[in-house]
RNA sequence: AUUCGCCCUUAGAGUUUGAUCCUGGCUCAGGACGAACGCUGGCGGCGUGCUUAACACAUGCAAGUCGAGCGGAGUUCGAAUGAAGUUUCGGCGGAUUUCGAACUUAGCGGCGGACGGGUGAGUAACGCGUGAGCAAUCUGUCCCGGACAGGGGGAUAACACUUGGAAACAGGUGCUAAUACCGCAUAAGACCACGGAGGGGCAUCCCUUUGAGGUAAAAGAAAUUCGGUUCGGGGUGAGCUCGCGUCCCAUUAGCUAGUUGGUGAGGUAACGGCCCACCAAGGCGACGAUCAGUAGCCGACCUGAGAGGGUAAUCGGCCACAUUGGAACUGAGACACGGUCCAAACUCCUACGGGAGGCAGCAGUGGGGAAUAUUGCACAAUGGGCGCAAGCCUGAUGCAGCAACGCCGCGUGAGUGAAGAAGGUCUUCGGAUCGUAAAGCUCUGUCCUAAGGGAAGAAGAAGUGACGGUACCUUAGGAGGAAGCCCCGGCUAACUACGUGCCAGCAGCCGCGGUAAUACGUAGGGGGCGAGCGUUAUCCGGAAUUAUUGGGCGUAAAGAGUACGUAGGUGGUUUUGUAAGCGUGAGGUGAAAGCCUGCAGCUUAACUGCAGCGAGCCUCAUGAACUGCAAGACUUGAGUGCAGGAGGGGUAAGUGGAACUCCAUGUGUAGCGGUGAAAUGCGUAGAUAUAUGGAAGAACACCGGUGGCGAAGGCGACUUACUGGACUGUAACUGACACUGAGGUACGAAAGCGUGGGGAGCAAACAGGAUUAGAUACCCUGGUAGUCCCGACCUUAAACGGUGUACACUCGGGGUGGGGCCAUUUCACCGGUCCCGUCUCUUAGCUAACGCGUUAAGUGUACCGCCUGGGGAGUACGGCCGCAAGGCUAAAACUCAAAGAAAUUGACGGGGGCCCGCACAAGCAGAGGAGCAUGUGGCUUAAUUCGAUGCAACGCGAAGAACCUUACCUGGAUUUGACAUACAGCUGCACGGUCUAUGAAAGUAGACCUCCUUCGAGGGUGCUGUACAGGUGCUGCAUGGCUGUCGUCAGUUCGUGCCGUGAGGUGUUUGGUUAAGUCCACCAACGAACGCAACCCCUUUGAUGUGUUGCCAACGGGUCAAGCCGGGAACUCGCAUCAUACUGCUGGUUUACGCCAGAGGAAGGUGGGGAUGACGUCAAGUCAGCACGGCCCUUACGUCCGGGGCGACACACGUGUUACAAUGGUGAGUACAGAAGGCAGCUACCUGGCGACAGGAUGCAAAUCUUCAAAACUCAUCUCAGUUCGGAUUGGAGUCUGCAACUCGACUCCAUGAAGUUGGAUUCGCUAGUAAUCGCGCAUCAGCCAUGGCGCGGUGAAUACGUUCCCGGGCCUUGUACUCACCGCCCGUCA
Repeated sequence: AUUCGCCCUUAGAGUUUGAUCCUGGCUCAGGACGAACGCUGGCGGCGUGCUUAACACAUGCAAGUCGAGCGGAGUUCGAAUGAAGUUUCGGCGGAUUUCGAACUUAGCGGCGGACGGGUGAGUAACGCGUGAGCAAUCUGUCCCGGACAGGGGGAUAACACUUGGAAACAGGUGCUAAUACCGCAUAAGACCACGGAGGGGCAUCCCUUUGAGGUAAAAGAAAUUCGGUUCGGGGUGAGCUCGCGUCCCAUUAGCUAGUUGGUGAGGUAACGGCCCACCAAGGCGACGAUCAGUAGCCGACCUGAGAGGGUAAUCGGCCACAUUGGAACUGAGACACGGUCCAAACUCCUACGGGAGGCAGCAGUGGGGAAUAUUGCACAAUGGGCGCAAGCCUGAUGCAGCAACGCCGCGUGAGUGAAGAAGGUCUUCGGAUCGUAAAGCUCUGUCCUAAGGGAAGAAGAAGUGACGGUACCUUAGGAGGAAGCCCCGGCUAACUACGUGCCAGCAGCCGCGGUAAUACGUAGGGGGCGAGCGUUAUCCGGAAUUAUUGGGCGUAAAGAGUACGUAGGUGGUUUUGUAAGCGUGAGGUGAAAGCCUGCAGCUUAACUGCAGCGAGCCUCAUGAACUGCAAGACUUGAGUGCAGGAGGGGUAAGUGGAACUCCAUGUGUAGCGGUGAAAUGCGUAGAUAUAUGGAAGAACACCGGUGGCGAAGGCGACUUACUGGACUGUAACUGACACUGAGGUACGAAAGCGUGGGGAGCAAACAGGAUUAGAUACCCUGGUAGUCCCGACCUUAAACGGUGUACACUCGGGGUGGGGCCAUUUCACCGGUCCCGUCUCUUAGCUAACGCGUUAAGUGUACCGCCUGGGGAGUACGGCCGCAAGGCUAAAACUCAAAGAAAUUGACGGGGGCCCGCACAAGCAGAGGAGCAUGUGGCUUAAUUCGAUGCAACGCGAAGAACCUUACCUGGAUUUGACAUACAGCUGCACGGUCUAUGAAAGUAGACCUCCUUCGAGGGUGCUGUACAGGUGCUGCAUGGCUGUCGUCAGUUCGUGCCGUGAGGUGUUUGGUUAAGUCCACCAACGAACGCAACCCCUUUGAUGUGUUGCCAACGGGUCAAGCCGGGAACUCGCAUCAUACUGCUGGUUUACGCCAGAGGAAGGUGGGGAUGACGUCAAGUCAGCACGGCCCUUACGUCCGGGGCGACACACGUGUUACAAUGGUGAGUACAGAAGGCAGCUACCUGGCGACAGGAUGCAAAUCUUCAAAACUCAUCUCAGUUCGGAUUGGAGUCUGCAACUCGACUCCAUGAAGUUGGAUUCGCUAGUAAUCGCGCAUCAGCCAUGGCGCGGUGAAUACGUUCCCGGGCCUUGUACUCACCGCCCGUCA
């Protein structure tokens, strides 16, 4: 779930999403099969085997039998006769004729060929199933009983002769028989027709009895039984009729003339329009006629918990058919599978004139097909036909053969056996696993092979066995001869390696494969089943996914636009009756087989036997609660009457004012109008504006309201007329008159259509102007249909409450419209209560949730409509409607694995609210223009090594590319290697250094010098060989570590509790406040963690301690000067350790937190700066810093060396620097730092040089010596110019470093003196000791391409109204079809 309830019974899973719940489809696990295909295959038993072409068939067989029905014929035998001939005279020989017996059988005759066997084409039907009926019937053979069989006749096959024909066959003449055929006699009973009497039933009618008339036969064969005729009964079989049941299409709605009925003839075994004549006009159909499609039906079989669903092989019952179509004959029975006739198609024979045939019988053949067997044996058994019987026939049947096609059973060995063998596979290299598995040892013999024995099946004495020398038994032999198939990502039991690299392939669904694939292929291992295992097709199940059991329709598919109403369905209270439904009991049927239960037989099982069990239908009896039916009563459902009030309910006629437009006239002048801004347009021919008058059409401001009315659509100025409905009150009347409602009918917004009017405003189409990349749009100026009226169509809307109608029941609060009652009041308001309507919140309950909640989406009843995955499609075709537009009804092919509902977390929004940040604004100085430096792209090149690429790559890796570095290129070398470890062998030689030769060098060759030792060898070293080294080779998308970024943004979470079916939520929201999720208050939350803050460092103030290399106030000495000296410990300073700042105090304000102002203080509200970077995001960056998995190279992708390149140069970009000048340049003079460094170093000082620098020399491994300031300030000059600005470029001459400055260093001097006069669009930094400006130091480093980087101090500003906007971020909220998250998703066109 089912059921009143209990028992019994009932299993699910994957897939839509970031996640959830629901709806919903798709798919899987199970069972089955007349199967087929792939791989494999030992035995036996029992079954099964053309599902397709009802396609065509060679050949053989499948229905014959009876001589005891008949006449013949033939063969053999016997008896009699005994011709010709012959003779040894005995006879031989046997023709001919007659008779008899046995056997054979063409024909006549009888019975059977209507059974048995096959097939499923047709058939939607009384065909089948089930239950009845025939008073409307027949029935050979069989059984029982009754009656009878007298006497005759004429033919005809065969046969003989003959004719025609190729044949099949046909004809003529003549003879003959019967249980063949035909009259006559007999007539109990039966039948036919006409009467009489009695009784009965179920309508026609039936039964009994009786009178007269008509209608039979084979006295055969035989020798005792079978036959013949007739009547009655039985049995079997058949025919006919009826109730009920029996597929699909309504995109088939009307069908029917023998049709429906009647009367009368005919016909049949029999009823009947079965047939015919006449008469009537009926009959069937929405409870589905007719048409079309499909199909043999059933017992049963498969599946299912069941209800159901599917099927119609084998076995059994019925039906239909026999090449196709038609027809009858015979017969008891046929309109006949192996009969006849006719027609047709096909095949065969033919002498072309004519003939023959029918495997859907058993085998078999061709064909079709994925696919289905032997041209076997036997009548031994069971059964059938004929016969008295013997017997004959029997492709029925019994058996065998073939096929794993199915079910069932058995086997392929058992025990022992660890060195855990070899070998395979994997490996973390230790081992693990195949694995007691094998080998080995000990056994067994089911199956198998051979030999021997050997059945039952046989009945009833004997005889008789196809199967078959089969089953079975005994003996012997030897583990010998006998295992495969599928799977291993999840569902779903079972995992690793290699190969492959979105390829090859797999896939039932989801999906796997783009270099570490448990998903492909192979191997090892494992799992499942096992003589089978998988796949495919099909059916049921799971699927409650058509829901009777057992579903739904507010938003997922689904309530018709609304009402009225027909059929139908359903129906208030009560009484009596009835008994159709319903309950109970009994009887009949329900074939057998099958299923189920029990027992039994084959060794078991499958298989088989015996017994039991039964749904349904029919009949009889019985009960009367409920439903129905009949009759009667009732009033509460429903309706009527009476009394009231409310209302944009409807229709028609009339009336009104405001406004717009137009017309006329007056006033008046240059604009009006319109927009984001404009223009088109109107206007000097006078607009707009304004005033008066007039015309016309349409709509009715305020009142006006989740207010009213109506069935819905819909209805809004006022008045009148006509008219519908609802409500309240009353309780007079009727007495269930009710509810729903398939078809049907009516109404039905807007748009549209046709006729005639009307036309002010508005306004599709259209025109123009704008906008735009375009703009067939949005905006503007115009403007026609239309909008309005009459009457006629159309019939659709998000026609929505997305919620069908009616009735009943089920907690409450609040508002409002209409009416009544109570109470109250002078009146009015207010209050309580009842009914009807309407709105809102909510309980229970319901719901997937959202939500609904007495106006239900709650709980029930009745009826109708509708749904069954998405797309195709509300489309095509057909039909109906329409003037048309179109409407209603309404598919399929194909395609996808989803489509969808609600809610959740995020993200996003040219959504909203709040807030922050040099984000904007306000400022200052820049970049973008020039020259140069540097990095990048591009181009070039032998190479221009590699990486970094929006912010977050580009003065980045690189805190130093002339060689080296160096990874690149070219050339030259080398191969156990430049470097590590180990082993083996050899050498008693070192390694190394110096020199020589050669070479560009590396290297190669040679000479010389040179070890320790315990002398055993060893260490060390070299050479050879083997393991291995080596790789800046690839993969940052296999990784570790580290780093960048959002972002120093304020966030990110957890435990427990609570809420929710759940994802999740709450906490973390809200109100304040803060730099801050900082703090406070409140709160279904209470706490906690990582972040924030603080703790740490530097700096700012002070105190204490300590004074050298630092300091010098007081005292003394001393110098040109100088802490230089003695001293001092005060100050500065250095180093330590402390202190200080906490909204602590005051005032204002606040619930609190806090905020504002002030005091004091060196410092005031995180004082300033640094370090510190939550959960995470970007497959962000890095395999070239290092490490590391996998892959790749190994006389090379390793290693060494010379040279070159990384520095190239039409160009583009980034970052800087120097400038364009007077707040400046130049010259001269005078001051003041901090931090850091220094021995292959920093260097005072002196000398030389214009200078870079050189030569001397001194101090200092440093608070001691040294590197060591510039801007500023003072004076002078330049006077606005490409200059005394600017310094590029180039020439010359040098210095220094270094093996070496050519490619390719820095610096110095002289000369040269380019661009550039403040920089377009755009854009960067900065909020105070900051920007700007000035110099100094350091790392790397021989030197330096440093204008870079990291630090240090000097001088020292301007501005911030504020948060509208740009950018980024935080919190809350809202929408979403996004979740790879808007750089999303997605639509159309084209290719």
Molecule: small-subunit ribosomal RNA
Organism: uncultured bacterium